The RNA shown here (transfer RNA) has 73 nucleotides and comes from an uncultured Desulfovibrionaceae bacterium.
Its Rfam family is "tRNA". Rfam describes the family as follows. Transfer RNA (tRNA) molecules are approximately 80 nucleotides in length.

C1' cells in the first nucleotide's frame, strides 16, 4: 500500500431479515442483619467510533474518515 474482522452504559458483551437501545458485572438506594457478607426488590447511567446519504423511520443499508486485531505484499 492491498484483504478480512472488531468499535454499543465504567468493564464484558448481545442487538446487524431497517421500527422497543438491552443482559450480566459494577455503582446508588430500600429490606432483611446487632453489624458485615451473600440473598431480594427498585433506581441511576449510553442515542451505538466520527461524518455524509438512502428512507416515513438507520446500532443495522450505502459512502468517507479514525483506532485496535489480523492476513499477504
Nucleotide at each position: 500500500g492491498g484483504g478480512g474482522a472488531a468499535g454499543u452504559g465504567g468493564c464484558u458483551c448481545a442487538g446487524c431479515u431497517g421500527g422497543g437501545a438491552g443482559a450480566g458485572c459494577a455503582u446508588c438506594g430500600c429490606c432483611u442483619u446487632c453489624g458485615c457478607a451473600a440473598g431480594g426488590c427498585g433506581g441511576g447511567g449510553g442515542u451505538c467510533g466520527g461524518g455524509g446519504g438512502u428512507u416515513c423511520a438507520a446500532a443495522u443499508c450505502c459512502c468517507c474518515u479514525c483506532u485496535u486485531c489480523u492476513c499477504c505484499a
The coordinates come from a structure-prediction model, not an experiment, and the mean pLDDT is 82.